[in-house]
RNA sequence: AGAGUUUGAUCAUGGCUCAGAACGAACGCUGGCGGCGUGCCUAACACAUGCAAGUCGAACGCGAAAGCCCUUCGGGGUGAGUAGAGUGGCGCACGGGUGAGUAAUGGAUAGGAACGUACCUGAUAGAGGGGGAUAACCACUGGAAACGGUGGCUAAUACCGCAUGUGAUCGAAAGAUUAAAAGGGGCCUCUCCUUGGAAGCUUCUGCUAUCAGAUCGGCCUAUCUCCUAUUAGCUUGUUGGUGAGGUAAUGGCUCACCAAGGCUACGAUAGGUAGCUGGUCUUAGAGGAUGAUCAGCCACACUGGAACUGAGACACGGUCCAGACUCCUACGGGAGGCAGCAGUGGGGAAUCUUGCACAAUGGGCGAAAGCCUGAUGCAGCAACGCCGCGUGAACGACGAAGGCUCUUGGGUCGUAAAGUUCUUUCGGCUGGGAAGAGGGGUGAUUUUCAGAAUACGGAAGUCACUUGACGGUACCAGCAUAAGAAGCACCGGCUAAUUACGUGCCAGCAGCCGCGGUAAUACGUAAGGUGCAAGCGUUGUUCGGAUUGACUGGGCGUAAAGCGCACGUAGGCGGUAUCGCAAGUCGAAUGUGAAAUCCCCGGGCUCAACCUGGGAACUGCAUUCGAAACUGCGGUUCUUGAAUGCCUGAGAAGUUAGUGGAAUUCCGGGUGUAGGAGUGAAAUCCGUAGAGAUCCGGAGGAACAUCGGUGGCGAAGGCGACUAACUGGCAGUGCAUUGACGCUGAGGUGCGAAAGCGUGGGGAGCAAACAGGAUUAGAUACCCUGGUAGUCCACGCCGUAAACGAUGGAUACUAGAUGCAUGGAGAGUUAACCCUCUGUGUGUCACAGCUAACGCGUUAAGUAUCCCGCCUGGGGAGUACGGUCGCAAGGCUAAAACUCAAAGGAAUUGACGGGGGCCCGCACAAGCGGUGGAGUAUGUGGUUUAAUUCGAAGCAACGCGCAGAACCUUACCUACCCUUGACAUUCGGUGACAUCUACAGAGAUGUAGAGUUCCCCUCGGGGACACCGGGACAGGUGCUGCAUGGCUGUCGUCAGCUCGUGUCGUGAGAUGUUGGGUUAAGUCCCGCAACGAGCGCAACCCCUACCUUUAGUUGCCAGCGGAUAAUGCCGGGAACUCUAAAGGGACUGCCGGUGAUAAACCGGAGGAAGGUGGGGAUGACGUCAAGUCCUCAUGGCCUUUAUGUCCAGGGCUACACACGUGCUACAAUGGCCGGUACAAAGAGUCGCAAUACCGCGAGGUGGAGCCAAUCUCAUAAAGCCGGUCUCAGUUCGGAUUGGAGUCUGCAACUCGACUCCAUGAAGCUGGAAUCGCUAGUAAUCGCGGAUCAGCAUGCCGCGGUGAAUACGUUCCCGGGCCUUGUACACACCGCCCGUCACACCAUGAAAGCUGACUGUACCAGAAGUCACAAUGCCAACCUUCGGGAGGCUAAUGCCUAAGGUAUGGUUGGUGAUCGGGGUGAAGUCGUAACAAGGUAACC
Repeated sequence: AGAGUUUGAUCAUGGCUCAGAACGAACGCUGGCGGCGUGCCUAACACAUGCAAGUCGAACGCGAAAGCCCUUCGGGGUGAGUAGAGUGGCGCACGGGUGAGUAAUGGAUAGGAACGUACCUGAUAGAGGGGGAUAACCACUGGAAACGGUGGCUAAUACCGCAUGUGAUCGAAAGAUUAAAAGGGGCCUCUCCUUGGAAGCUUCUGCUAUCAGAUCGGCCUAUCUCCUAUUAGCUUGUUGGUGAGGUAAUGGCUCACCAAGGCUACGAUAGGUAGCUGGUCUUAGAGGAUGAUCAGCCACACUGGAACUGAGACACGGUCCAGACUCCUACGGGAGGCAGCAGUGGGGAAUCUUGCACAAUGGGCGAAAGCCUGAUGCAGCAACGCCGCGUGAACGACGAAGGCUCUUGGGUCGUAAAGUUCUUUCGGCUGGGAAGAGGGGUGAUUUUCAGAAUACGGAAGUCACUUGACGGUACCAGCAUAAGAAGCACCGGCUAAUUACGUGCCAGCAGCCGCGGUAAUACGUAAGGUGCAAGCGUUGUUCGGAUUGACUGGGCGUAAAGCGCACGUAGGCGGUAUCGCAAGUCGAAUGUGAAAUCCCCGGGCUCAACCUGGGAACUGCAUUCGAAACUGCGGUUCUUGAAUGCCUGAGAAGUUAGUGGAAUUCCGGGUGUAGGAGUGAAAUCCGUAGAGAUCCGGAGGAACAUCGGUGGCGAAGGCGACUAACUGGCAGUGCAUUGACGCUGAGGUGCGAAAGCGUGGGGAGCAAACAGGAUUAGAUACCCUGGUAGUCCACGCCGUAAACGAUGGAUACUAGAUGCAUGGAGAGUUAACCCUCUGUGUGUCACAGCUAACGCGUUAAGUAUCCCGCCUGGGGAGUACGGUCGCAAGGCUAAAACUCAAAGGAAUUGACGGGGGCCCGCACAAGCGGUGGAGUAUGUGGUUUAAUUCGAAGCAACGCGCAGAACCUUACCUACCCUUGACAUUCGGUGACAUCUACAGAGAUGUAGAGUUCCCCUCGGGGACACCGGGACAGGUGCUGCAUGGCUGUCGUCAGCUCGUGUCGUGAGAUGUUGGGUUAAGUCCCGCAACGAGCGCAACCCCUACCUUUAGUUGCCAGCGGAUAAUGCCGGGAACUCUAAAGGGACUGCCGGUGAUAAACCGGAGGAAGGUGGGGAUGACGUCAAGUCCUCAUGGCCUUUAUGUCCAGGGCUACACACGUGCUACAAUGGCCGGUACAAAGAGUCGCAAUACCGCGAGGUGGAGCCAAUCUCAUAAAGCCGGUCUCAGUUCGGAUUGGAGUCUGCAACUCGACUCCAUGAAGCUGGAAUCGCUAGUAAUCGCGGAUCAGCAUGCCGCGGUGAAUACGUUCCCGGGCCUUGUACACACCGCCCGUCACACCAUGAAAGCUGACUGUACCAGAAGUCACAAUGCCAACCUUCGGGAGGCUAAUGCCUAAGGUAUGGUUGGUGAUCGGGGUGAAGUCGUAACAAGGUAACC
């Protein structure tokens, strides 16, 4: 510090997710030791049991027993003035727990005045003398108990008077009022009795009054202190005053009276939530979250209320009352409060021992010893956290075994182990063994103070003895042995770390993206690896990353986001000069900011965690002093901001009234006749009752053509004939005036298109709804014919629009260029006109700059300031509920649950479009001939079958694989056999192997017999072949072409596809390759931020067309000679043809024109050939998961007495039917008969086969010649000449069938070809539709070859004869280039919307039902304070003895808790049913949107 995820890719926006740290945690797996911490976050739920607050005999009166001893047996002594309870004092208000309540009666910080304060400290003064009770106790007595009642005795530091009054309080003063308590120790120096005491003295503690201090506490003020405005008004003791009461004290704290105030948009009131803080966690910081442990404050103590006592409480382990709950009960009554420490139940994912000790620290009481102390100190449990240590160390193999993997070679676990040497922490055993202890007490003793004193007491010290829960713990030493001690998660990316097997969209994983459908690095297991380590993962929560609420530090044209517009209140901000003040601001000082924590420097535990000393810090607040630039405030100026007046100007600016013409429609009349209207085409409709057309006249309503213009005006909405009246705003020039009067603007107010609503008018045209006609699968639409609200006017509502520049307002600054509108000034002598300058407004382009890009660019989206509004992922939703406005429709305000990992912007490359432009192709058109109809051949589908083997499937499967299925082929079926195998390698043994015969069998095969002794040799042996045996293995046309190689098809012989460098762009990418021409061509030229290059095109290669040279047999024969009936037959020739090798030739080279002086095109000459001459081979980057595992090769899977091998027979040849491709025809351009002419290219020894003979023929006999320019196949056919047929199902056509044969072959039954005789089917030119072809082509005619024993109508070649047409590119199909739109990228066979049906989820409404909280009114009223006091009672004091004072008390009154009644409010749960929403598998119906989305879309 970032990363993943929207896309084919990119940039930006934006959410989601991850990596970090932390925790009072929990869960899973695992677990050796120690130290230090921490440990009910949930039920402030209920609690059994024990303990947690007592102490003092030096305040007081009582006062046992057991035991022991004695005894006269009655008892006594001792225990013992002990235990014990009681009176009294102090404490119990601390310590400890919890966080329910509380949003301020709280907390934090800083201040304040009107107070209290036991114990403690200091000071002053005192402490005299009396009295009456009462508990305990005793007696009687009630009650089950708890607890009492009556009578009697008694003490005090308990209680009450009196005296004194330093003081204190009240009062102006005089004056009045107001205290006390004693107890312990010691001594006789003085007085009296005198053992020793008393008075007294002395000392200590306590007491009273007052003042002061300290400490602690009460009260008040300011600032800060969570969320909701879908809580906007709240308040009657309320706000203030006077008086009184009350309190420790101020105060409406309470009461009476008076006034009508007080709080609130700087958020009152209400609701929700919450103890606050120091701090803690996180963070770079600012912040955010949090408030366990420790510390400060507050609140609470079963729930609610109340007071008493006291210095202090409205009191956790006190009281009273009410309530709920639990317990006891003799049913009459009683008892209780763990949110103290342990512990129990319950709740919960979850949180410990009913431990030890007061040894230390601290607290209470006490003079003290001491007692009490679940505070505390320790121990126990828990990996809950942090920290530390260990589980061994060194050496040890080209590397054991074993596991895993493997290309079988190896690799890896791995120096790891074993083995050798060494060490012994921790744990175990044995022994030793602390610090923490300071004090206190007792005894002895020293010094010192007070004192008469050596006493007592106080202070300081020395010696001895005594005190440790933890604990025989820490620590130390010894002994023995590597011995007792490693797991967890992860390994697709983020994110360090990969392989095998299993599984097969199953099981499962997953934080996000996403894995899994037979080769899963993502599931499960294993091996290996990575990370951390006594822990490791998961879950939850917080901060971070997140600049994703932006103060630091964001945005708003199109991503979410500018209110529709203006006026204006509060508020915020504000020109110039100067003086003053000092609120903000800045500086200094002081106080405070508790301690702990954090940080720095030290110290102590062996280190660390931990503990501890010092410092810094605590960014804050307050007070005082100072400064005066800036802001502010006050005073006085200025004119430039703003405003006003005068003058001038433009304008669809507004309102009202009036006027006008054109057009539509309607009405009346004339002329006139059959149509009109409407559409893609029609129909509904109008018209012979006279339409439409045309002319004249009239009525009525609405809108204002031309001018008219990115022209004008207005704040926006908006405004358009003309005239008038009234009114608003704007601009310009110059002068004058005021003197900051300004800008913005939450709430508020007004205006505000269209539609809509109300009332009343009006209604020509247009036109929702509606009706009809069409279209259509349907058509509740688009089109047509009609047509009502409405549109118009007046008045009143509504208040919304894609109300848009999707751009809030104001001010200033920052290059220009050029239009338009409207002012002003100037020059050209004037005018015209033109030019220049200067305002305002409105447009277009463009620099800098900005922007994600597009774009904006003085009219900013630039640079700055001020103010307002708004945004924070998509959906749910601008919806629900609530409120408010509205007559309604509806508007404004405005959520949540739930759900997704995206949604969205700009730009890029493609693809696509029922977008556009340009161009090409037998693509269409123009032609010729076919297919589709018949018969037949062949292939396919289907069906059938035991099998009809398999593959190929639009073009690009279907005479395709198959260049040839009777057996074989053959892969299929049915039977019969074989199992190391038909075939390969290897090992061992034997032997030649063959060959032949017989038998069985369908054959494979089996049995028997005959037959035979291989080759080389260095003589050791080796090799080949065959048989037998064995294990490794063979074999598979079994599966997967979606695991593959290779090969092939196709777009397409289309002209394209790319790269390097440079440049442009943030980038994907672009440029080049686009543009202007041209070409068959990205062919070439020109231009150009491109310049070059590669694969393609073309050329190079082959055939063919012309010529030359060379060569001349098997080919040729012109000239010469010979021979024949005839023939290159012979001599010979090398001219010609031909053969086959090498060359030439054609290149837009030449001429003219066009074109841009180009490329090129058009025409011409020459030439055998002319513009790639004709044909072939040649197929770019890629597309189709195209085809092929059955050519071959090959991964994986499957099979192994079978899915392999051999063999016989059958099948691939079936046949209702459908399709494709061919052949033959339907005839006279023909058939048949006779005669006759001319090829090319091939093949041939397992062959082609001549002459000859036989057969009607297929063919047979026979075998010359030929390994081929020699011989043979081998007669070419159409054609030509002559004859015949004469338009018929024929002398066309030949299918089918019968008979007879030939040939091949082991074998023609299933199932061959051919021949002859006979038979003589359909068919008379073929519907919709569809195919080929542009010249030696189509059409037509025959010939040959491969395969092959035999079998072509198929395929591949060859030549003969030999056309027609192309105006042209509108349309169909395919393709290329440029451009445009896009919501597509699996790319239009795309994407995608809504209803309906089904399932699930959350939510709204709802008759109601049921809780919680709360308001108002009323009833009732416990305990208790206060008031009152007429009832009853009473010791202290007074008394005249009657009583009084005083006290207690019943009753009453005010207040008041629980409770009750009535009626509201808020909020939760539930609810038949209803509503929409979301999500789901390949449901249904349509096709709304995205392209002109097929009616442009949207508000």

A computed fold for a 1499-nucleotide RNA from an uncultured bacterium, annotated as small-subunit ribosomal RNA. Its Rfam family is "Bacterial small subunit ribosomal RNA". The prediction has a mean pLDDT of 86.